[in-house]
RNA sequence: GGGUGCGUAGCUCAGUUGGUUAGAGCGCAGCCCUGAUAAGGCUGAGGUCCCAAGUUCGAGUCUUGGCGCACCCAC
Numbered sequence: 001g002g003g004u005g006c007g008u009a010g011c012u013c014a015g016u017u018g019g020u021u022a023g024a025g026c027g028c029a030g031c032c033c034u035g036a037u038a039a040g041g042c043u044g045a046g047g048u049c050c051c052a053a054g055u056u057c058g059a060g061u062c063u064u065g066g067c068g069c070a071c072c073c074a075c
C1' cells in the first nucleotide's frame, strides 16, 4: 500500500427485509429479607448506537469518506 471483518450502557453482546420508546446478562446504586454477610426479591441510574456527510416520510440497520482495532496479502 491492497483486501476482509468489527465498532451499540462500565464489561460481554443481541437488535429480524429500514418502521414508530434502543434492549439482555453481568456489574453499579437504593430498598426488602438477615443478628450480619452472601444468596434471593423489588426498583432505579447509566447510551445522542465511533465521527461526519448522503439517501429516505423515517437510519443502530443502506451508501460514501474519515478514525480505531483484529486478521490476510504485498513491499
Base pairs, nucleotide, nucleotide: 001073002072003071004070005069006068007067010026011025012024013023019057028044029043030042031041032040050066051065052064053063054062